[in-house]
RNA sequence: AGAGUUUGAUCCUGGCUCAGGAUGAACGCUAGCGGCAGGCUUAACACAUGCAAGUCGAGGGGUAACAGGGGAAGCUUGCUUUCCGCUGACGACCGGCGCACGGGUGCGUAACGCGUAUGCAACUUGCCUACUACUGGGGGAUAGCCCGGAGAAAUCCGGAUUAAUACCCCAUAAUAUUACUUGAUGGCAUCUGAAGGUAAUUAAAGAUUUAUUGGUAGUAGAUGGGCAUGCGUGACAUUAGAUAGUUGGUGAGGUAACGGCUCACCAAGUCCGCGAUGUCUAGGGGGUCUGAGAGGAUGAUCCCCCACACUGGUACUGAGACACGGACCAGACUCCUACGGGAGGCAGCAGUGAGGAAUAUUGGUCAAUGGAGGAAACUCUGAACCAGCCAUGCCGCGUGCAGGAUGACGGCCCUACGGGUUGUAAACUGCUUUUAUAUAGGAAGAAACAGGACUACGUGUAGUUCUCUGACGGUACUAUAAGAAUAAGGACCGGCUAACUCCGUGCCAGCAGCCGCGGUAAUACGGAGGGUCCAAGCGUUAUCCGGAUUUAUUGGGUUUAAAGGGUCCGUAGGCGGAUCAAUAAGUCAGUGGUGAAAUCCUACAGCUCAACUGUAGAACUGCCAUUGAAACUGUUGGUCUUGAGUUCGGUUGAAGUGGGCGGAAUAAGUCAUGUAGCGGUGAAAUGCAUAGAUAUGACUUAGAACACCAAUUGCGAAGGCAGCUCACUAAGUCGAUACUGACGCUAAGGGACGAAAGCGUGGGGAGCGAACAGGAUUAGAUACCCUGGUAGUCCACGCCGUAAACGAUGAUAACUCGAUGUUGGCGGUACACGGUCAGCGUCCAAGCGAAAGCGUUAAGUUAUCCACCUGGGGAGUACGAUCGCAAGAUUGAAACUCAAAGGAAUUGACGGGGGCCCGCACAAGCGGUGGAGCAUGUGGUUUAAUUCGAUGAUACGCGAGGAACCUUACCAAGGUUUAAAUGUUUAGUGCUUUUACUGGAAACAGUAUUUUCCUUCGGGACGCUUUACAAGGUGCUGCAUGGUUGUCGUCAGCUCGUGCCGUGAGGUGUCGGGUUAAGUCCCAUAACGAGCGCAACCCCUAUUUCUAGUUGCCAGCGGGUUAAGCCGGGGACUCUAGAGAAACUGCCCGUGCAAACGGAGAGGAAGGUGGGGAUGACGUCAAAUCAUCACGGCCCUUACAUCUUGGGCUACACACGUGCUACAAUGGCAGAUACAAAGGGCAGCUACACAGCGAUGUGAUGCUAAUCUCGAAAGUUUGUCUCAGUUCGGAUUGGAGUCUGCAACUCGACUCUAUGAAGCUGGAAUCGCUAGUAAUCGCGUAUCAGCAAUGACGCGGUGAAUACGUUCCCGGGCCUUGUACACACCGCCCGUCAAGCCAUGGAAGCUGGGGGUACCUAAAGUCGGUUACCGCAAGGAGCCGCCUAGGGUAAAACUAGUAACUGGGGCUAAGUCGUAACAAGGUA
Repeated sequence: AGAGUUUGAUCCUGGCUCAGGAUGAACGCUAGCGGCAGGCUUAACACAUGCAAGUCGAGGGGUAACAGGGGAAGCUUGCUUUCCGCUGACGACCGGCGCACGGGUGCGUAACGCGUAUGCAACUUGCCUACUACUGGGGGAUAGCCCGGAGAAAUCCGGAUUAAUACCCCAUAAUAUUACUUGAUGGCAUCUGAAGGUAAUUAAAGAUUUAUUGGUAGUAGAUGGGCAUGCGUGACAUUAGAUAGUUGGUGAGGUAACGGCUCACCAAGUCCGCGAUGUCUAGGGGGUCUGAGAGGAUGAUCCCCCACACUGGUACUGAGACACGGACCAGACUCCUACGGGAGGCAGCAGUGAGGAAUAUUGGUCAAUGGAGGAAACUCUGAACCAGCCAUGCCGCGUGCAGGAUGACGGCCCUACGGGUUGUAAACUGCUUUUAUAUAGGAAGAAACAGGACUACGUGUAGUUCUCUGACGGUACUAUAAGAAUAAGGACCGGCUAACUCCGUGCCAGCAGCCGCGGUAAUACGGAGGGUCCAAGCGUUAUCCGGAUUUAUUGGGUUUAAAGGGUCCGUAGGCGGAUCAAUAAGUCAGUGGUGAAAUCCUACAGCUCAACUGUAGAACUGCCAUUGAAACUGUUGGUCUUGAGUUCGGUUGAAGUGGGCGGAAUAAGUCAUGUAGCGGUGAAAUGCAUAGAUAUGACUUAGAACACCAAUUGCGAAGGCAGCUCACUAAGUCGAUACUGACGCUAAGGGACGAAAGCGUGGGGAGCGAACAGGAUUAGAUACCCUGGUAGUCCACGCCGUAAACGAUGAUAACUCGAUGUUGGCGGUACACGGUCAGCGUCCAAGCGAAAGCGUUAAGUUAUCCACCUGGGGAGUACGAUCGCAAGAUUGAAACUCAAAGGAAUUGACGGGGGCCCGCACAAGCGGUGGAGCAUGUGGUUUAAUUCGAUGAUACGCGAGGAACCUUACCAAGGUUUAAAUGUUUAGUGCUUUUACUGGAAACAGUAUUUUCCUUCGGGACGCUUUACAAGGUGCUGCAUGGUUGUCGUCAGCUCGUGCCGUGAGGUGUCGGGUUAAGUCCCAUAACGAGCGCAACCCCUAUUUCUAGUUGCCAGCGGGUUAAGCCGGGGACUCUAGAGAAACUGCCCGUGCAAACGGAGAGGAAGGUGGGGAUGACGUCAAAUCAUCACGGCCCUUACAUCUUGGGCUACACACGUGCUACAAUGGCAGAUACAAAGGGCAGCUACACAGCGAUGUGAUGCUAAUCUCGAAAGUUUGUCUCAGUUCGGAUUGGAGUCUGCAACUCGACUCUAUGAAGCUGGAAUCGCUAGUAAUCGCGUAUCAGCAAUGACGCGGUGAAUACGUUCCCGGGCCUUGUACACACCGCCCGUCAAGCCAUGGAAGCUGGGGGUACCUAAAGUCGGUUACCGCAAGGAGCCGCCUAGGGUAAAACUAGUAACUGGGGCUAAGUCGUAACAAGGUA
């Protein structure tokens, strides 16, 4: 000091979360020792038992207990009983002092309670200190003891008798008190009062025995206390008014003392927005924790103060209390009881129960320190000092150290005959002994007091010395002994955050602080191995501070993220121009006092160190007082003019209010002309109209709004303001000089104004038009559209008080570059003008900003004041209050819930956004599909099985370029279990094979039979058997993969380097203007270049040259045939196949800067990529394929492997795709006849001949192919048919055959004969094609025994029509725009309803709680009164009165809980209905 988390990515805003420290803690796992601390935070809940306050005999009467002594008696001769207060002592009692300290707790208390600083001229103070004076005389009682009585007890009553340092009286008396009086001095005032005078009043106690100690009065001190005051010290305004002894005065009473403290009378005050009153919460401080600090949180232990002592009240005693272990009364509770009555108060120390997550021993000692009493010894002391329990915290120590590699065994992991890691770790060797254990020694804390002795001087004091006293404790500490011996765990390992692998699990089980992990390869779950961090602890939970500048004084913001009030006026308050002087409140400096100690900090010191403790210093940032300074602020006084205002003169405007007037339009009415429609829409209908509409003309009436001018204009504080004109009112601005002299700015509360809608009363009502009605649209249409139409809109008066009341930008003032337009005024002759003032706009510099943007009209730089914000939702909701006629407005939460919500910009994608462009995309054409029959594929259904895959485009004559068996993966049945192939290896060996037979459906099983080649004779080849190693799977996962493929798309795109721009994502380049088939090229240009694509290079084809002529060709020459390149020969031609040429916008004209385009241009076989093919960028679709193949993982292993027979893949109510054949005359049939290309062929193609109607068969020849062979059809020509279900069409079926093959039944093709179905050109819709193309005609090949081929792939023959054009449909490219989409529109997302859960509002009521008010009653007790009773007296009893705790009654208010029912809200993978928002979101 930061980090994670919103996004595809970015910057910002903003919340949530984490890392740190801390604790009186608790819980989980674990645990060796010591030191020092700490230990009921909850029930101020209830308490059994013991102890916590006594002491003094040197105050007293005395003698119950104990001891001693003495006497007496009995005897057991040292015992018992008894007597004596004689002595030590002492129970109970009288008396004195103490009990008001110490100890506990935090209920109450928001207060002079506490803190701090002052004051008391308004007070008190026992014991202590100093000083002064005094201490004389007398009296009567009463406890106790004794006697009697009542009672269960507690206790009480009566009688007799007695003492005092108990009580009373008298005397004496002042520096006491009171009254009167003189009155120095002092003081801010009331006043004070030295020193006096006069008068009155009030004291005392003895003990002991000669010296003290007590006692009384007084003065002073010290200490403690009381009272008063300034300042400081919580929350809520959804608490705004409170107060009758209240505020003050006079007088009196009371108190230690001032005072409404109390009372009588008089006055009407007093407190409050600088927060009264009320409600809630809380002991305060020193300090403690945290923080850089400022702050925030807290108030355990220790110290100071306060309050309290079962709850409430009251006084007594006393120096001191309204009293924790005192009293009285009332109440609640507990206990005892003989039922009559009594007793009690742990918030003292232990301890118990209860509560709770949770907090200790019914311990020891007065040895030390301190306290009470005492002359003292001493006694008492749960204060205190110690010990016990607890890892509760802090601190310290230890659990060993060194060597030791074969890097052992085992574990774990891997690419596994091996390696890595655990790991110098272990074993093993050597060393040490803290600690633990045992034994032995053994403290300091102790010095006083007291006693003894001695010294000094003066009987006593002071000093020296000796003796006595230790709970802790035989503890700390020290020494010795033996031996590594007695001692390590916890959490974590996806990121934040240090630390990684395997196995198991499979959105399950689970984890999680946040983000998130888990759906078969999980470093995130569980286990293991390994590692990391701490360590006698480690984690978790809770709480506080920090990080959080996330409440911002230090130190934040408000255009769009949360946030500027709708606007103005103005009160309090805050702030305020220039100058002179005074003052000294703020301010600054010095000094003094105080700021307790402890704590913190620094230094030193003591425990072996440390924690801990001691000593000293510093600090305590504060408050008070005093002295000084005088710049600034304040205050006071004077002066000034620039802020502000006034005056005079111009000027401006849709500024406001009221009145008058005007025309256009609309509607209605009347009359007229006129006839069938009008109106309305996307299209219609409702509506109006033959009872005459619409249209046209004239006149009349009504209300509302003011075209053009008009603008980027003007005015106003805002809302807002528009025909013309008049009156009244207000404002701005300019120019001028004169005047006032800071009069100013802002503005909480407050007041006024305030669009539209709405409300009230009364008018008005043409048009428009919520609601409503009808018509359409639609799946629906309570909408959008249409026809009507009420309120309203208009006027007057009164309410409401809100708007995206927006510039989403508060007001005022100053400062900071420019350009340009415009409104009003002035200067100037001038609409010349770097002129000037006030406005309204645009663009930009600096600067600012997250960016967009703002930019003298700031969102820049400053100053002042106000308002407002602090994550999203819940919610501008609920409750309360105020306002309102109502509607509603203002103010304005919480529970609960989420980890985001949001702003700006970027790249994509998308849009029923825009622009440009392309494509058989549309259009123009030709031919099809969709209807029929059949073929084929698919779905579905069926089945034992109908194997599997492909499924919009991009599956469906697809994988399959050949399912009868095989194929074959499926089904049924029957078998086999090292079982196929290949390779290496060990040993042996000669097989292999043939034939026959048996069983069987076959596989298979069994029997019999046959026995290789080469040789250099060593052996080898080839097999077989055998050893060892590798089996097999068309089982799963194409969402683990490779490879291959489809599609966008042969579309023109996709990127990089450097530079530049931007905070950044990213942009630029690649955009713009042209051009192209093309990101093709040119121009321009913060870009310059480059790569993958495009094009070209490659192949076929079109022309030609050269070369070469066999199997091809044959012009000329010759031979020859019925004929035929058949032969000799030839290379001319065709052709074959090699090498070349040729085309490049090269030439010309035009347009253009260029690229390029146009030209039926020339030339040319071919002309603008000549035609065709191969060639497929970055990527998209988790596209297809694990069944071509390969491969990770998983699964099966006498089976999911493998063999065989048979069946199935060929099923068939049906639906779809792709085709074939047709429906006929551009045709069918019959006869004749012509012309290809490209391929194939020896298990083959087959001429030719013969047989058969034919498929084909038999014979036979050629060809391993430019040689032989397979071979055209449409066409041409002749005839016939004559429009019909036909001489069209050929399905279906019967019969007979041929061929292939082990085998044509399921299930082949072909032939002949017979049969002769549907079908007469095909609905909605839809497909292909732009030239040698479509259409049409036939031929070939692969696969293959044969063939379901009408398929696929090729080949040639014949050979068209049309394209105006780009509005529309589809797809694509580029640019731009909007976006709430990014899984990217098959996106996102809203609301009701239904279901579950959660918190919450209202509510008839019900139940509590605290406080107040009124009335009634009233204990104890103080005070007051009092003749009768008691007492010598002091005084008391009794009675009466006032007040009051408590009790009762009553009506209200506040607050809490609960509640039938009810309201909305939030959350929850796959519910319902629609589709409101995001694109012009389909009605912005």
The prediction has a mean pLDDT of 83. This is a predicted structure of a 1484-nucleotide RNA (small-subunit ribosomal RNA) from a metagenome. Rfam family: Bacterial small subunit ribosomal RNA. The sequence is in RNAcentral, with records from SILVA.